[in-house]
RNA sequence: GCGCGGUUAGCUCAGCGGUAGAGCAUUCGCUUGACGUGCGAAGGGUCAUAGGUUCGAAUCCUAUACCGCGCA
Numbered sequence: 001g002c003g004c005g006g007u008u009a010g011c012u013c014a015g016c017g018g019u020a021g022a023g024c025a026u027u028c029g030c031u032u033g034a035c036g037u038g039c040g041a042a043g044g045g046u047c048a049u050a051g052g053u054u055c056g057a058a059u060c061c062u063a064u065a066c067c068g069c070g071c072a
Base pairs, nucleotide, nucleotide: 001071002070003069004068005067006066007065010024011023012022013021018055026042027041028040029039030038048064049063050062051061052060
């Protein structure tokens, strides 16, 4: 330099054009003498960045950045 894949909550990941989710973590409540476990609830997102297509984009297209793999 070229090709491919990845970037979504604090962490690990799902979501494949129509309201952004799960598990763990955090906070609160119930339970306990207390802690832990268990149960319930809540908070937390410019969906890497910019532009484009579309009535509508995390999702499709282009460029850029970063990470990984392969080729030279």

The RNA shown here (transfer RNA) has 72 nucleotides and comes from a Candidatus Niyogibacteria bacterium. It matches the Rfam family "tRNA". It was read from a public genome assembly. Lineage of the source: Bacteria > Bacteria candidate phyla > Candidatus Niyogiibacteriota. Its mean pLDDT, the model's own confidence on a scale to 100, is 85.